This is a predicted structure of a 1527-nucleotide RNA (small-subunit ribosomal RNA) from a metagenome. Its Rfam family is "Bacterial small subunit ribosomal RNA". The sequence is in RNAcentral, with records from SILVA.
RNA sequence: AGGGUUUGAUCCUGGCUCAGAACGAACGUUGGCGGCGUGGUUAAGGCAUGCAAGUCGAACGAGAAACCUCGGCUUCGGUCGGGGGAGUACAGUGGCGAAAGGGUGAGGAAUUCGUGGAUAACCUACCUGAGAGUGGGGGAUAACCUUCCUAACGGAGGGCUAAUACCGCAUUCGCCCUCGAGGUCGCAUGGCUUUGAGGGGAAAGACGGGGAUCCUUCGGGACCUGUCGCUCUUUGAGGGGUUCACGACCCAUCAGCUAGUUGGUGAGGUAACGGCUCACCAAGGCUUUGACGGGUACCCGGGCUGAGAGGCUGACCGGGCACACUGGGACUGAGACACUGCCCAGACACCUACGGGUGGCUGCAGUUUGGAAUUUUGGGCAAUGGGCGCAAGCCUGACCCAGCGACGCCGCGUGGAGGAUGAAGGCCUUCGGGUUGUAAACUCCUGUCACACGUUAGGAAAGGGUCGAUGAGUAAUACCCAUCGGCCUUGACAAAGGCGUGGGAGGAAGCGCCGGCUAACUCUGUGCCAGCAGCCGCGGUAAGACAGAGGACGCGAACGUUGUUCGGUGUCACUGGGCUUAGAGCGCACGUAGGCGGCUCGAUUUGUGGGAGGUGAAAGCUCCGGGCUUAACCCGGAAAUUGCCUUCCAAAACGGUCGGGCUUGAGGGUCGGAGGGGGAAGCGGAACUCCACGUGUAGCGGUGAAAUGCGUUGAUAUGUGGGGGAACGCCGGUGGCGAAGGCGGCUUCCUGGUCGACAACUGACGCUGAGGUGCGAAAGCGUGGGGAGCAAACGGGAUUAGAUACCCCGGUAGUCCACGCCGUAAACGAUGGGCACUAAGCAGCGGGGGCUCCGAUGCCUUCGCUGCUGAAGCGUAAGCGAUAAGUGCCCCGCCUGGGGAGUACGGUCGCAAGGCUGAAACUCAAAGGAAUUGACGGGGGCUCACACAAGCGGUGGAGCAUGUUGCUCAAUUCGAAACAACGCGAAGAACCUUACCAGGGCUUGAAUUGCACGGAUUAGCUGCCCGAAAGGGUAGUGACACCUUACCGGUGGAACGUGCAUAGGUGCUGCAUGGCUGUCGUCAGCUCGUGUCGUGAGAUGUCGGGUUAAGUCCCAUAACGAGCGAAACCCCUGCCGUUAGUUGCCAUCGGGUAAAGCCGGGAACUCUAGCGGGACCGCCGGUGUCAAACCGGAGGAAGGUGGGGACGACGUCAAGUCAUCAUGGCCCUUAUGUCCUGGGCUGCAAACGUGCUACAAUGGCCAGCACAGAGAGAAGCGAGACCGCGAGGUGGAGCAAAUCUCGAAAGCUGGUCCUAGUUCGGAUUGAAGGCUGCAACCCGCCUUCAUGAAGCUGGAAUCGCUAGUAAUCGCGGAUCAGCCACGCCGCGGUGAAUACGUACCUGAGCCUUGUACACACCGCCCGUCAAGCCAUGAAAGCUGGGGAGACCUUAAGUCGCCCACCCAACCCGCAAGGGAGGGAGGCGCCCACGGUAAACCCGGUGAUUGGGGCUAAGUCGUAACAAGGUA
Repeated sequence: AGGGUUUGAUCCUGGCUCAGAACGAACGUUGGCGGCGUGGUUAAGGCAUGCAAGUCGAACGAGAAACCUCGGCUUCGGUCGGGGGAGUACAGUGGCGAAAGGGUGAGGAAUUCGUGGAUAACCUACCUGAGAGUGGGGGAUAACCUUCCUAACGGAGGGCUAAUACCGCAUUCGCCCUCGAGGUCGCAUGGCUUUGAGGGGAAAGACGGGGAUCCUUCGGGACCUGUCGCUCUUUGAGGGGUUCACGACCCAUCAGCUAGUUGGUGAGGUAACGGCUCACCAAGGCUUUGACGGGUACCCGGGCUGAGAGGCUGACCGGGCACACUGGGACUGAGACACUGCCCAGACACCUACGGGUGGCUGCAGUUUGGAAUUUUGGGCAAUGGGCGCAAGCCUGACCCAGCGACGCCGCGUGGAGGAUGAAGGCCUUCGGGUUGUAAACUCCUGUCACACGUUAGGAAAGGGUCGAUGAGUAAUACCCAUCGGCCUUGACAAAGGCGUGGGAGGAAGCGCCGGCUAACUCUGUGCCAGCAGCCGCGGUAAGACAGAGGACGCGAACGUUGUUCGGUGUCACUGGGCUUAGAGCGCACGUAGGCGGCUCGAUUUGUGGGAGGUGAAAGCUCCGGGCUUAACCCGGAAAUUGCCUUCCAAAACGGUCGGGCUUGAGGGUCGGAGGGGGAAGCGGAACUCCACGUGUAGCGGUGAAAUGCGUUGAUAUGUGGGGGAACGCCGGUGGCGAAGGCGGCUUCCUGGUCGACAACUGACGCUGAGGUGCGAAAGCGUGGGGAGCAAACGGGAUUAGAUACCCCGGUAGUCCACGCCGUAAACGAUGGGCACUAAGCAGCGGGGGCUCCGAUGCCUUCGCUGCUGAAGCGUAAGCGAUAAGUGCCCCGCCUGGGGAGUACGGUCGCAAGGCUGAAACUCAAAGGAAUUGACGGGGGCUCACACAAGCGGUGGAGCAUGUUGCUCAAUUCGAAACAACGCGAAGAACCUUACCAGGGCUUGAAUUGCACGGAUUAGCUGCCCGAAAGGGUAGUGACACCUUACCGGUGGAACGUGCAUAGGUGCUGCAUGGCUGUCGUCAGCUCGUGUCGUGAGAUGUCGGGUUAAGUCCCAUAACGAGCGAAACCCCUGCCGUUAGUUGCCAUCGGGUAAAGCCGGGAACUCUAGCGGGACCGCCGGUGUCAAACCGGAGGAAGGUGGGGACGACGUCAAGUCAUCAUGGCCCUUAUGUCCUGGGCUGCAAACGUGCUACAAUGGCCAGCACAGAGAGAAGCGAGACCGCGAGGUGGAGCAAAUCUCGAAAGCUGGUCCUAGUUCGGAUUGAAGGCUGCAACCCGCCUUCAUGAAGCUGGAAUCGCUAGUAAUCGCGGAUCAGCCACGCCGCGGUGAAUACGUACCUGAGCCUUGUACACACCGCCCGUCAAGCCAUGAAAGCUGGGGAGACCUUAAGUCGCCCACCCAACCCGCAAGGGAGGGAGGCGCCCACGGUAAACCCGGUGAUUGGGGCUAAGUCGUAACAAGGUA
């Protein structure tokens, strides 16, 4: 720091997604040790049990028992008393504490929190400093005793008693209150201070010591002294109350809220201000700087992340707040409206004798429920801290420790070194090897951790006790207190930690991933299955993506997954984005608030920047240093805390404010100007239509063609006259005007804006503009008119498969007018408004000035408007470019992936239609913009081709042949499939071939290779038996080489047998392949290097002008060159020359035959076959750019490539072939191999392709006559001769071939047939034959005789051919025993017609254009319907929740009033009694819960209903993308 993903590729926009870090986590697999942290995020759901707040006997009264012991009595069971237990336990009065500590985050958006102020409006127990005091009295009451009620809890009456409990009195200052006087200060009220007068207000004792005096119940007290307490006042510290400013989430689909509401006066109340409360008075207060309402949420220091700014968060630790079963309330107190206090109400739970009671873990543990999920009912007060106490001490689930959990962070270990025939095994393999891998084994070591044993430091110092010393204090050498010293005393943790010893590599490794992103690759299995997946995407038979394995990579006691946050994401943009076309400028204007604002002078210092001071707690972060072996962790210090406050100091540029001035912004005056600017009224002509009349007659009209329609009741056409409504031709123009919508005949009236010139006047008066207001095309709506033409709807006619359309005939709303609504649009320049600045050039419109040989015109210049081209710049590009999309400033509006959706709900506007505002669930991995290359178009241009046209002959009809489909079959083997499969593979299926079927056999096999073993019973040969054969069985005979050799024997290879390894497969995959081939296409194209242009894909070159068969050549040219193709080179053929002369030839000479180059000979000719020549637009003329080239001509055998062939660019069709061959993989192995017999490939209802023969007279038949070329031939061609009607037979000359053999037909001559299903045609069938072959039944060819079918020129449609071509005629060859060949490949004979031309059909090339196509138009794609799934709106209703308001009722309780009942302290009184005061009780205000009725808001559900989304192969059409076939 970026990466992946939209495309064929590219750039941009844009979303989705990944890599990082983090967590109070959870889940999966795995798991050795330790340290430090951390652990109910859900149900503020419910809780058993134990513990969590007590303490003080030095405030006070009372005061046991068990047990021990002593004594008395005893019926020996026991009982009574004393002492100890013990002034102990328990309980009570009283004091202090219990308001802290601990928990939780429900509520709460302000009564809260944070930061900084204020309190002159306040309080503060304990603690602290200071001052003063502590005198003298009184009356009760718990406990206790007793009586009674009650199940319990508890309660009532009577009696006794104490206090640091309670109550008077005294005294008192500097305290409080009231009334004055003075000083001083302050921001108002007022504060501080000095002082006078009047009034008011306190207290409690306890303990230690002492002994002189006094008293004494002899205990002691008074007294003295010390300590602790108590009272009043004051100070401080710390704590708190109140208050102010600023800051603190989302929704405007919450826009208005408010009656104690806002203020005042007075009173009450509080510690204190205050409408806090009340009475009265006034009518205010808050709000777009977001009131009110709704939702959500404890807040902060901080934490996580981030470069930062920021975003998210508020566990642990710390500060604050709130809460304590839910709601209400007060009491006590310094402090509470009180977590483990009280009262009431409610829900829940428990007990109950049914009357009534009891309870509150959001303390620590623990339990249950819910949940993905969160621990021990542990130890200890040793430390730290807290409460009480003089203290000892007690209490303390605060705390310190331990336990559990890899939950997190950190550290350590699971060994180290050596060790290559690189072991074995695994995996892979091209079979050579590679890899696991120095890894292991093995050798030598080490000893961390764990384990065992032993030993040991620190957390501990206070306090206390005791002894001693000093000091203070005192009458005192007591006591108490302070300081110092010696000794004694305290550890939960802890089987921990440290150290030592022991033994031995021994006890300790997993998890994820390996297609790209992203480090890491192979095999096997699977076969769109099973599965994976964060995104893109993998899987349909060779999957690096699934699963397993081997190997690799990453991390490591962990590793992955899930969830969440930040980051990446500049993807909400303050830092730091955009709006012509990607999402985004409001349709336009006026204008409110607001924001912003010209030049200059002065003042101020509010903003602003600087300094200083205060604050910003601690912890945390950062830095430095230090302590645990290290680290995590902890300690100390520093820094930081970017903030706030003070207005103390200084600054005055800029903004603000105040004051003065200015004129350039703005306005404005005068004089002129242009204009479809707006409104109203009037007028006009053309056209149209209607009406009337005339002329006139059969049609008109309409279309691609028609029809509907109109017309003999007279249309259309034409003439005249009249009526009506609407719109204004030419001028007319990227011309004008207007803010936009928009505005077009002429005239008049009213009226807005704007431009120019001049330079009086005002003096910043300006710009923009949230809300708001107005204007606003068409369509539409309301009321009333109007209505010619046009024309939704509608009717009819056509078209069509259909045609609710396009076309035609009609036609109503509407279009027009007035008034009122609507308020939208591709309301577009898809470009908000304003100001300023930034090269040029050209043109148009409206003004001004100047110049000129100025009446026109021209030139220069200036202002405004409208356009074009372009520099710079900008932009993804296209493009924009002074009319900016450039450079800046100001203001407003708007955008944030696509779909859902401009939909739903709500609100608001509207008569309605509908408008404005405007979501979510769900779903997709894109949706887009611009440009590029292709492809395509029922787009365009240019140009080709037997493409059409012109012509000749065919096919399609018939019969037959052949191939194919289909059907059939045991099998009819397989392949080929539009062109480019179909007389194709097959250039030869009766057996064979043969791959298919049936049956019969073989199993190392029919053929190949290697190894091992066997062995003369062997192979081979000859028989026999079974059999259809193959095969099986069996008998006889019977071999080789070498060594040794008398023989025997041994060895060896071939063959054979047995076994092993292998063979074999026309089995599958042509979509795993090679090779070969078809096709576009013999079309003229396809590319490269360098350069240049472009961000890039890419372009250029290869385009343009000519020309060509051609990207052929020329010219031009940011291109210059080059390659593969075209052409040429090669072959055949056409002319000539030359060389050569047999088997070919024969002119001349000779010989010779019936004839014949037959013979001698010849080398001329023909021919043969080698080598050459020839043709090149070379020559002439013309055209053309002085070109390329084209046209014509001459010459020539041949002329513009002479004709033909071979030759086929980059590529396309996953074209064809695994059955030619080769080959990866898969499959079969007594069979999918192999052998054999027979059958099939020849089956036949039907269909198609390719052919043959015909339908006849340009013909058939008969007879006669003639002329080729190219080939083939030895298991061959086979002559002459003979036989047969013939096929053929007999026979065999010659020939391995220019020698011999096979060998023409059409044609020509003559004759016949006479238009007839024939003397055409030959299918079919019968009979008889021939040939080949082992064999012609299925299933061959040929011959003869007989038979004599269809067919009389072939519908729609369709094929070939441009010259030696078509047509027509025969000949040869391959394959081959023969042949189903009419096929194929060749050969020659005879030998035409036509081409005006390129509009059309088909195909092709180049340029250009559009595109939503790129599997590329056989493309893409839309909507209904049908099916499944999902979420959602509406809905009669049903149901739940929420907070307010109204009314009713009212518990507890405060307050107020009453108070006839009750009452010790004080007062009066001798007393009785009374008073003051208090209490019970009653009443009143307020009020929780509850109730009544209506409304609002938010959910759930709901028959049915609406649309929406998604879902390989459903239905109907064809809307869009090309002019998409109606833009």